[in-house]
Molecule: ZMP/ZTP riboswitch aptamer (pfl RNA motif)
Organism: Alicyclobacillus kakegawensis NBRC 103104
RNA sequence: GAACCACCAUAUGACUGGCGGAACGUGGAGCACCACGAGGGAGUAUGGUGGAUAAAAGACAGCCGACCGCCUGGGCGAACACG
Numbered sequence: 001g002a003a004c005c006a007c008c009a010u011a012u013g014a015c016u017g018g019c020g021g022a023a024c025g026u027g028g029a030g031c032a033c034c035a036c037g038a039g040g041g042a043g044u045a046u047g048g049u050g051g052a053u054a055a056a057a058g059a060c061a062g063c064c065g066a067c068c069g070c071c072u073g074g075g076c077g078a079a080c081a082c083g
Stems, first nucleotide, its partner, number of pairs: 004051009015040002017071005025036004062076003
């Protein structure tokens, strides 16, 4: 102490799928989709407080969708390149 980190508040918010498990929906279709309902939700922006002797990271093999397992498909963040 502008950039950084943590916490709080406000706003915004993509994505929220299939099968099974005595089990989190309803209707329809058929490759994991659509609509509605319920419940989640990373991230982004602003403000406030504190910190720089700290915080975070130290496998990005990252983070996000009731639980577990097996899958499918997305979003976000970081790095690099181009515009």